[in-house]
Predicted 3D model of a 354-nucleotide part of an RNA (large-subunit ribosomal RNA, domain IV) from Pontiella sulfatireligans. Model confidence (mean pLDDT): 86 of 100. Lineage of the source: Bacteria > Kiritimatiellota > Kiritimatiellia > Pontiellaceae > Pontiella. It was read from a public genome assembly.
Context: one part of a larger RNA
Parts: sequence; C1' cells; structure tokens
RNA sequence: AGGUUGUUAAGGAACUCGGCAAAUUAACCCCGUAUCUUCGGAAGAAGGGGUCCUCGAGUUGGCUAACAAUUUACUUGUGAUGUUAAUUCGAGGCGCAGUGAAGAGGCGAAGGCGACUGUUUAUCAAAAACAUAGCACUAUGCUAACUCGCAAGAGGAUGUAUAUGGUGUGACACGUGACCAAUGCCAAAAGGUUAAGGCAAGGGGUUAGGACUUGUUCCGAAGCUCUGAACCGAAGCCCUGGUGAAUGUCGGCCGUAACUAUAACGGUCCUAAGGUAGCGAAAUUCCUUGUCGGGUAAGUUCCGACCUGCACGAAUCGUGUAACGAUCUUCGCACUGUCUCAACAACCAUCUCG
Repeated sequence: AGGUUGUUAAGGAACUCGGCAAAUUAACCCCGUAUCUUCGGAAGAAGGGGUCCUCGAGUUGGCUAACAAUUUACUUGUGAUGUUAAUUCGAGGCGCAGUGAAGAGGCGAAGGCGACUGUUUAUCAAAAACAUAGCACUAUGCUAACUCGCAAGAGGAUGUAUAUGGUGUGACACGUGACCAAUGCCAAAAGGUUAAGGCAAGGGGUUAGGACUUGUUCCGAAGCUCUGAACCGAAGCCCUGGUGAAUGUCGGCCGUAACUAUAACGGUCCUAAGGUAGCGAAAUUCCUUGUCGGGUAAGUUCCGACCUGCACGAAUCGUGUAACGAUCUUCGCACUGUCUCAACAACCAUCUCG
C1' cells in the first nucleotide's frame, strides 16, 4: 500500500454517465393532509406533536362482595369504598438522550412506456419484452372443428355455439377514416383451359401362308407386341362477384389575395385510392444542440409550444388516462466522506525479526 467496519471540522452532489455507494427517515398514539381521480383511491401524501419513573384526581369497560326480585334456576337485575384493563388531566423526579440497546418508509414535482397483480433469458438482460381481463375477426351442428397416432384409439369433453379451437389487439374513456388494383380468403358454378384413366379410328414390327419376275423380292390372316387421332374426363387456374379489427397501400407539378409572405382558390398529370380524426424534432426528426418559452449564473439532457412529419397515424391499433412499477428520464427538499481532501481508529490479511 490492501480488505471489512466505524467516526470526522467547514462546506453539502462541487463527485459521477448517473446521488452509484453511504447517509437521512423509521415503531405506536394524536393532530393534520394538496393537485388529480375510474370516487375505490391518491394517503403513512406532505407537515407537526407525544412516548420514561413516582404520586394524585377523573372517565369508560370487565369481574366480584353485597343487596333485591321472582318463574327457586348452573336465573335475572342493581352493583361497590373491592379488584382488573384501557385512557385523560394535574403535580413532581432523573438523565446529554425515555419506541434511551436491536429490529422497523427518505420525501416531493414533472414526463416517457406498460393499465394493474403476475411471467421471463436456471448460470452477464426482470424490462417498455411475455401474459392478462376486456374487444374483434374467424372456424366448428357433434362421430364438431382442431391436435397426437401407421392404426386401433385418445384429447377436445363425460363439453354442445352464453360451447370449443385458431388469429390479432390488450384495463378503462373517446374513437377506429379512404382503397378490393396486387396478394390471400369466401362464394358462384355458365364458359375457356386441364392429368391419370376410359373407349379406341388409324399406323408400325413379327410371320403361318400366298404370289410370281425365284429375289438381300412382294403381299400378308390370326396371335403377340409398339404406337395412337378424335371423343369422355375432377379439383385447380382463367373468368365473375364479395371481403380490411385479411397480407397490405394511402401522390406529383404549376399558378393565384391591394406591402411582403403565405395560399382558402384554380389548372394539369397519374392512381385501386391518394393519410381523415388525433398526435408530432416523438422509444419515430437526417439536417439538429431546429426555433421560441420555462427551469440554471451557465442546460447537446428535461418540460411546454411551433410544424419545415428526411421517414407518425388509427386493433402490425390512434389519442388520453386515476391507480400501479427493484422500469427509463428531468428537477427540487432533506441527508450525507460521492466530492473539495483527506485524516484517525478497530479487526483481518500482508511484510520484518523471534
């Protein structure tokens, strides 16, 4: 020098990516308690006060002595100056200190995300990821759909559409726009196309036999065999229609108002249709530390606005939202050895000597 623990003048986050770590707070009783809110909460909000011992006085309960009553019972009623418990007030006492040791919320303001409790990467991630109730679409009429199995069979379910399976979204509130051209799905079965197969016209090979011009010739039945047109022939595809809480998609250019600027307005091209409400430099904004306002002496973060949205946007949900969160971000109060800036102490380990 190191480790663990403890204490520290003055300051009090100046430390640092960041208050990480540490400190503060802490129990019980009383008072008191805001915005907001789904009226339940928020809330132990916040912020204050008390707490030990002795004596006295009260208050409110319990039990009982005693008394009374009668229906004579393990009865009922009254109920003490007795006893016990809780609690209030007053007076006094001691200490630095009375939840005298130990154990026992730090708090507030604002924003993002996710409604919540829950689940998860056993062994670097606990979260904004997953799930969730709720919502919607879709399949399924029972030998259900669907799943496992070659099958028998089993689950679904000893259930029956207020049921069960699948998919998406994710409490709640308000909403959920346009496009069916592409892809998918559904429906319809008129037409076109269309396989194996069926039927099988025709053709080829082989040759018993026949022919004559007797040849490496020609013809050629049956059988066997190779091939095979036309015709018949399902779903599918084409075609037709529907369908977005199906996969998805949701434009350019030019001009125009009595300052300028801008463009309610007009023109034009293209498209299936050209992004509606709401939100917006956002967990999304490149330029960018955008611009303005707030907070600071000073703020690439933060909050509120603006809209020029490189490249938000409506159940791959949009926008809000009380409560909740070992969540992420910003600020404040309290608090502190995080720091200015280090010091000391105890123990441990280490080193030297024995």